[in-house]
RNA sequence: GGAGUUGGCCAGGCAGUCGCUCCGAUCCGGUCAUUUGCCGGGUCGGGGAGGAAAGUCCGGGCUCCGCAGGACGGGAUGCCAGGUAACGCCUGGGGGGUGAAAACCUACGGAAAGUGCCACAGAAAAGACACCGCCCGACCGCUCUCGUGUGGUCGGGUAAGGGUGAAAUGGUGCGGUAAGAGCGCACCGCAUGGCUGGUAACAGGCAUGGCAGGGUAAACCCCAUCCGGAGCAAGACCAAAUAGGGGAACGCCGGUGUGGUCCGCACUGUUCCCGGGUAGGUUGCUAGAGAUGCUCGGUGACGAGCAUCCCAGAUGAAUGACUGCUCAACGACAGAACCCGGCUUAUCGGCCGACUCCCACA
Repeated sequence: GGAGUUGGCCAGGCAGUCGCUCCGAUCCGGUCAUUUGCCGGGUCGGGGAGGAAAGUCCGGGCUCCGCAGGACGGGAUGCCAGGUAACGCCUGGGGGGUGAAAACCUACGGAAAGUGCCACAGAAAAGACACCGCCCGACCGCUCUCGUGUGGUCGGGUAAGGGUGAAAUGGUGCGGUAAGAGCGCACCGCAUGGCUGGUAACAGGCAUGGCAGGGUAAACCCCAUCCGGAGCAAGACCAAAUAGGGGAACGCCGGUGUGGUCCGCACUGUUCCCGGGUAGGUUGCUAGAGAUGCUCGGUGACGAGCAUCCCAGAUGAAUGACUGCUCAACGACAGAACCCGGCUUAUCGGCCGACUCCCACA
């Protein structure tokens, strides 16, 4: 200098003008009998989106229903250890895979409980199989140097070779054999047993066994662990008009019905109070698994302690517009709605750290 891997950070800055929203102080006007209440406005001061606020995919807080104990069903997760409020997240480690390396990827329990499936091709796809080939024997030909060689048919042996396939019943080599074969041996793999190291996953080496049931569980299934449901439109409080319900007081007058008429009987009234509940309003609503800094423990995720700080809270829903200067830049993706921890997805440009490989020079 080039190519690449990985961790983290920023997400324009400054100034002026005009606006929006919330909070506090203060002033003015209105309302009410009065007020520190309510309504409207002015001035001053302070706060005002994100790394993803997004998707709503996981986990938790909080709230209500309820008491979630058991069984059945369903769902999720699935190597080991740790972190955490919890997780399907994160950290560290192991096994496997990719890469020359830094590094990256990995649903990675069980196929000897049972069931199913394995297209096409192929002889055969699971207690299988002889298509070609190889070998032996018998018979029939051809050749004949009478040793055999060669072709065909039949019977048998053979999984070493060819061929099919994603996958063919351990692999390589030597011996062995008629040809072959774990048939024998060595190494590798595998199984079983115990040993050593490690918390463990696992790794290493030793002995024994010639070696078995090929694959598939993001196929059913089995095993282990976890999971009650609904969600801030949760929930709580205040509470018009209208209609209806309950109670008390007043009246015993009036109206309607019954009846020939009166009494009687039934229905109907006025005022006040009560509770449920709709519109509407208040609350939940932001001080929290909180932020920043330092120290300590830990490989790390993370934890502990101390100090300082308060950092949006709307409900038609605010954070914007214009101008100037400036950095290389016109500026990327994009807008909170109960809160928090993750994951995933989108994203212009830039900065910092660590590491790998190649080239050149000293």
Bacterial RNase P class A from a Gammaproteobacteria bacterium, 362 nucleotides, folded computationally.
The coordinates come from a structure-prediction model, not an experiment, and the mean pLDDT is 75.
Lineage of the source: Bacteria > Pseudomonadati > Pseudomonadota > Gammaproteobacteria.
It was read from a public genome assembly, where an Rfam model found it.
It matches the Rfam family "Bacterial RNase P class A". About the family: Ribonuclease P (RNase P) is a ubiquitous endoribonuclease, found in archaea, bacteria and eukarya as well as chloroplasts and mitochondria. By type it is a ribozyme.